Small-subunit ribosomal RNA, central domain from an uncultured prokaryote, 349 nucleotides, folded computationally. RNAcentral holds the full RNA, with entries from ENA.
Context: one part of a larger RNA
RNA sequence: UUGGGCGUAAAGGGUUCGUAGGCGGUCGUAUAAGUCUGAUGUGAAAUCUCCGGGCUCAACCCGGAAACUGCAUUGGAUACUGUAUGACUUGAGUAUUGGAGAGGUAAGCGGAAUUCCUGGUGUAGCGGUGGAAUGCGUAGAUAUCAGGAGGAACACCGAUGGCGAAGGCAGCUUACUGGACAAUUACUGACGCUGAUGAACGAAAGCUAGGGGAGCGAACAGGAUUAGAUACCCUGGUAGUCCUAGCCGUAAACGUUGUUCACUAGAUGUAGGCGGAUUGGUCCCGUCUGUGUCCAAGCUAACGUGAUAAGUGAACCGCCUGGGGAGUACGGCCGCAAGGCUAAAACUC
Numbered sequence: 001u002u003g004g005g006c007g008u009a010a011a012g013g014g015u016u017c018g019u020a021g022g023c024g025g026u027c028g029u030a031u032a033a034g035u036c037u038g039a040u041g042u043g044a045a046a047u048c049u050c051c052g053g054g055c056u057c058a059a060c061c062c063g064g065a066a067a068c069u070g071c072a073u074u075g076g077a078u079a080c081u082g083u084a085u086g087a088c089u090u091g092a093g094u095a096u097u098g099g100a101g102a103g104g105u106a107a108g109c110g111g112a113a114u115u116c117c118u119g120g121u122g123u124a125g126c127g128g129u130g131g132a133a134u135g136c137g138u139a140g141a142u143a144u145c146a147g148g149a150g151g152a153a154c155a156c157c158g159a160u161g162g163c164g165a166a167g168g169c170a171g172c173u174u175a176c177u178g179g180a181c182a183a184u185u186a187c188u189g190a191c192g193c194u195g196a197u198g199a200a201c202g203a204a205a206g207c208u209a210g211g212g213g214a215g216c217g218a219a220c221a222g223g224a225u226u227a228g229a230u231a232c233c234c235u236g237g238u239a240g241u242c243c244u245a246g247c248c249g250u251a252a253a254c255g256u257u258g259u260u261c262a263c264u265a266g267a268u269g270u271a272g273g274c275g276g277a278u279u280g281g282u283c284c285c286g287u288c289u290g291u292g293u294c295c296a297a298g299c300u301a302a303c304g305u306g307a308u309a310a311g312u313g314a315a316c317c318g319c320c321u322g323g324g325g326a327g328u329a330c331g332g333c334c335g336c337a338a339g340g341c342u343a344a345a346a347c348u349c
Stems, first nucleotide, its partner, number of pairs: 004320003007303002012317001014201004021194003025088007033081002035077008049065006091191001092188003095184004103177007110154001115149007125136002162169002206247006215241002220236004258316006266294011298305002322349003331342004
């Protein structure tokens, strides 16, 4: 390579958009490039295969046939693929109506709590722990009442609930704005799927500049514990956590399960629509989209999975190939740096 695989054994790219490429709905017509078929020419000789013959046999040699699976030219076939053209509506999209939502961005507002400041009351403790101590307090703390400042996060509702491509998103209001869903089938008429390179987004931590800083809190200091204790516990506490602008580009970025389409028993919750039934509501029945649980067949090494498949098929992409060395070295590209991406070998078991 062929092949076999990728939930947990090695293996799905963090996510989406999208270029090239690959693949592509139904019915015609034309063409005949692919495809199929006939003929002609060529495909040197030798070699190979078969038949016959010559050296006493064989190797070897000679004669004949076949073959040389190819290429070119030409005649035909038209199912499939391609190309051109015409049409269609079920794929895809548009339009109209409607309800749902922590989807995004910006601005404004709110209450509870912690901390701090000022004043009142009040007096000897407070705090903390397994027990203590460091720490705070007669310069009046803790507690309590009133007022003020400031920052961050939004109890209850709240849910296996909702939204988003993923990361993720939660007090309230307003403005701007993206997407999905249902119903009506009016319009376009294959406009589709996937997607190497590429682009955009991408938790936390970290970085640059300027702000901000209540609480928490790496580092650090002290007190304990201990044989020791560079920890776990306690008292403090700087970066950071927050905002604005710009970098970084990684995560157990996980459903450890790529995207899209079709098909294949059921049962039972729940969210958002629509229809039926009902005088009407609840309830009930049907249907579409999501989100859960349990299970049939099937699959699976087992665990499990099971219409939200890991079942049965199709299209395209990514990835794996014994453990260590190593996601490392070197080189290249990116980055302010930290580092990231790409990615070996010797050697060893």
Source information: Rfam family: Bacterial small subunit ribosomal RNA. Rfam links the family to the GO terms structural constituent of ribosome and ribosome. Its mean pLDDT, the model's own confidence on a scale to 100, is 88.